[in-house]
This is a predicted structure of a 71-nucleotide RNA (transfer RNA) from a Verrucomicrobiales bacterium. Its Rfam family is "tRNA". By type it is a transfer RNA. RNAcentral holds the sequence, with entries from ENA. The coordinates come from a structure-prediction model, not an experiment, and the mean pLDDT is 81.
Parts: sequence; structure tokens; C1' cells
RNA sequence: GGCGAGGUAGCCAAGUGGUAAGGCCGGGCUCUGCAAAAGCUCUAUCGCGGGUUCGAUUCCCGCCCUCGCCU
Repeated sequence: GGCGAGGUAGCCAAGUGGUAAGGCCGGGCUCUGCAAAAGCUCUAUCGCGGGUUCGAUUCCCGCCCUCGCCU
């Protein structure tokens, strides 16, 4: 330099156009004499900037970062 895969909460991770699941951790609440366990609840403008669209995590372009392959 070329090609491919990926970037979603503190961590892991699903989501192929209609306002983002789940698990772990953490906060709050219920329960309890106190705890533990259990239950409920809260935490995301989806790497950045543009474009298309009534509407973009999703499609297109550029850039940044990570990983792999080729040279």
C1' cells in the first nucleotide's frame, strides 16, 4: 500500500429502514429482627462527520480506531 471483518451502556452481546433485546457489574426500592438469596426498577442521541429517506444502529461516501490476510 491492497483486501476483508469489526466499533452498540462500565463489561459481554443481539438487533438488515419505523423511537435498541438479554446477561454481568453498579444505583434505588420491596421482602427480612439484621443480612444473604429472591423480586421490581434505573443506566445507550449505536466510533466521528456528511448524504439518501417522511423516518437511519440499519443504506451510501469520507475519516478515526481494533483485528486478520496479501505484499